[in-house]
RNA sequence: GUUUCUCUUCUAGCGCCAUGCACCUAUGAAAAUAGGUUAACGAGGAUAAGGGUUAUCGAAAUAUUCGGCGGACGCCCUUACGUACGGUCCUGUGCGAACAUAGCGGCAAAUAUGAGAGUAAUCUCAAAACAGAUUCGCUAUGAAGGAUGAUU
Numbered sequence: 001g002u003u004u005c006u007c008u009u010c011u012a013g014c015g016c017c018a019u020g021c022a023c024c025u026a027u028g029a030a031a032a033u034a035g036g037u038u039a040a041c042g043a044g045g046a047u048a049a050g051g052g053u054u055a056u057c058g059a060a061a062u063a064u065u066c067g068g069c070g071g072a073c074g075c076c077c078u079u080a081c082g083u084a085c086g087g088u089c090c091u092g093u094g095c096g097a098a099c100a101u102a103g104c105g106g107c108a109a110a111u112a113u114g115a116g117a118g119u120a121a122u123c124u125c126a127a128a129a130c131a132g133a134u135u136c137g138c139u140a141u142g143a144a145g146g147a148u149g150a151u152u
Base pairs, nucleotide, nucleotide: 014070015069016068017067020066022037023036024035025034026033027032041058042057043056047080048079049078050077051076052075053074081096082095083094084093085092087148088147089146090145091144099142100141101140102139103138104137105136106135113126114125115124116123117122
């Protein structure tokens, strides 16, 4: 350094519900009361500091994924640092493990189904299918001005 195995981590599209609404159960003629359930499905996402802010992508669903609180890896501005643009330096532009465009290719979970738990709303587990992006990989083409070193 490589391979295999084991353990831990890979927790911010994340957490929560102060009796909003909805749903379930019990009581009730009803109103209501009490107890409970649900309340975003995954993908992707961090140079550092400060400020601002309504924070990316699609999936599903007769559609409450409504509503609210807190927070946040997004975006914009400033500064510093780094990186690409020819070996070095300066400046400039783009970008942030790090350029643009085009092409090809890769990756999900929920729902549904099955099994189990619960009086129920609903919850847990299993194997399979199906996305998009400012996502990942590969290929091709292209990506400043000035100064300057070495070599031929």
Predicted 3D model of a 152-nucleotide RNA (glmS glucosamine-6-phosphate activated ribozyme aptamer). Model confidence (mean pLDDT): 77 of 100. Its Rfam family is "glmS glucosamine-6-phosphate activated ribozyme aptamer". Rfam's curators write: This entry contains a glucosamine-6-phosphate activated ribozyme that is found in the mRNA for GlmS. GlmS is an enzyme that uses fructose-6-phosphate and glutamine to generate glucosamine-6-phosphate.